[in-house]
Context: one part of a larger RNA
RNA sequence: CUGGGUUUAAAGGGUGCGCAGGCGGAUAUGUAAGUCAGUGGUGAAAUCUCUAGGCUUAACCUGGAAAUUGCCGUUGAUACUAUAUAUCUUGAAUGCUGUGGAGGUAAGCGGAAUAUGUCAUGUAGCGGUGAAAUGCUUAGAUAUGACAUAGAACACCUAUUGCGAAGGCAGCUUACUACGCAGAUAUUGACGCUCAUGCACGAAAGCGUGGGGAUCAAACAGGAUUAGAUACCCUGGUAGUCCACGCCCUAAACGAUGAUUACUCGACAUACGCGAUACACAGUGUGUCUGAGCGAAAGCAUUAAGUAAUCCACCUGGGAAGUACGACCGCAAGGUUGAAACUC
Numbered sequence: 001c002u003g004g005g006u007u008u009a010a011a012g013g014g015u016g017c018g019c020a021g022g023c024g025g026a027u028a029u030g031u032a033a034g035u036c037a038g039u040g041g042u043g044a045a046a047u048c049u050c051u052a053g054g055c056u057u058a059a060c061c062u063g064g065a066a067a068u069u070g071c072c073g074u075u076g077a078u079a080c081u082a083u084a085u086a087u088c089u090u091g092a093a094u095g096c097u098g099u100g101g102a103g104g105u106a107a108g109c110g111g112a113a114u115a116u117g118u119c120a121u122g123u124a125g126c127g128g129u130g131a132a133a134u135g136c137u138u139a140g141a142u143a144u145g146a147c148a149u150a151g152a153a154c155a156c157c158u159a160u161u162g163c164g165a166a167g168g169c170a171g172c173u174u175a176c177u178a179c180g181c182a183g184a185u186a187u188u189g190a191c192g193c194u195c196a197u198g199c200a201c202g203a204a205a206g207c208g209u210g211g212g213g214a215u216c217a218a219a220c221a222g223g224a225u226u227a228g229a230u231a232c233c234c235u236g237g238u239a240g241u242c243c244a245c246g247c248c249c250u251a252a253a254c255g256a257u258g259a260u261u262a263c264u265c266g267a268c269a270u271a272c273g274c275g276a277u278a279c280a281c282a283g284u285g286u287g288u289c290u291g292a293g294c295g296a297a298a299g300c301a302u303u304a305a306g307u308a309a310u311c312c313a314c315c316u317g318g319g320a321a322g323u324a325c326g327a328c329c330g331c332a333a334g335g336u337u338g339a340a341a342c343u344c
Stems, first nucleotide, its partner, number of pairs: 004315003007298002012312001014201004021194003025088007033081002035077008049065006091191001092188003096183005103177007110154001114150008125136002162169002206247006216240001220236004258311006266289007273281001293300002317344003326337004
């Protein structure tokens, strides 16, 4: 390489869009490039295979045949692929009428809690723990009440819920905006699927500039614990956590399960639509259970890990190592790509 694989043994790219490429619905006709058949030429000799002969035999040598699976020309076939033209509607899309949702962006508003400040009441403790201490407090704390200010997050509703490509999204209202689904069926007429490179998005942490700073809290300080305790526990506490703009581009980015399409028993629940006499539209999602089948098993099981097809990505013993070197990207942190010696 081939083969075989990728939920958990090595292996699905974090996610989408998408150029090239690969693959691609139905009917008719033409062409005949691929394909198939016939035929002509060529495919040196030696070698190889078969066969006949010559050295006493063999190796060896000589003759003949076959083979040379290929290439070129030519004559045909037209099912499939291709290609050209025309047509079709079931794939795809657009439009119409409804409908759904924590989908996105921006602005405004709300109450609870927390912290701080001022005032009032009030007096000796508060706080914290396994137990304590550090800490706060007669300069009046803790507690209770009133008022004010600030920032962040939105209890209940809230779930096997919903939405989104993924990351993710939750107080309320408004504006803008994207999407799904259902129902009738009007329009276009294969416009489709996948997608290396590419482009865009991408939690948290981190970085740059400027704001903000209530809570929590790396670092740090102190108190405990302990043989020690650079920890777990406690008291404090700075970056950060929040906002705007610009970077970073990684996660157990998980369903550890790529996308699309078709087919294949059932039961129950739930969300949304439609319909209502029926429990129908074998509707679109989300879950649980159980068959056939699959699987090493656990298990999966119409939301497949079943049966098939197309395209992409990836794997090939453990360690060394996601390291070194080089390249590209980045302000940096670092990221992406990614070995070998050696060793078992």
Model confidence (mean pLDDT): 86 of 100. The part of an RNA shown here (small-subunit ribosomal RNA, central domain) has 344 nucleotides and comes from an uncultured bacterium.